This record gives sequence, C1' cells and structure tokens, in this order.
RNA sequence: GGGCUCAUAGCUCAGUUGGUUAGAGCACCUGACUCAUAAUCAGGGGGUCACAGGUUCAAGCCCUGUUGAGCCCA
Repeated sequence: GGGCUCAUAGCUCAGUUGGUUAGAGCACCUGACUCAUAAUCAGGGGGUCACAGGUUCAAGCCCUGUUGAGCCCA
C1' cells in the first nucleotide's frame, strides 16, 4: 500500500427482507423478604446504534468517506 470482517446500554450480545416506541442477560438503584447479608420476588434508571454525509415517505439495517480494532496478502 491492497483486500476482508467488526463497531448497538457499564460488560457480553440479539435486532432475519428498511416500517409499532431500540431490546435481552449480567451489572447498578429502590422496595419486599431476613436479626443482618446473600439468594429470591417486584419495580426503576441508563443509548446521538463509532463519526460525517447520501438514498428513501421512513435508516441500527442500504450506499460513500473517515476513525478505531482484528485477520489475510504484498
């Protein structure tokens, strides 16, 4: 220098062919239970979907560029 894959909550990830409001588990907070803690149960908060642009009535999803990570070739 060239090619491929990936980037979604604090962490690990799902989101299938573009269409209801962006979700799950763990973690965190509050309450119940307990002498107390854990476990269990109930409830709650937390996201510019890496960044910038484009296509579209509508983009986490499609296209282009950039950044970062991994792998391969030279």
Molecule: transfer RNA
Organism: Bacteroidales bacterium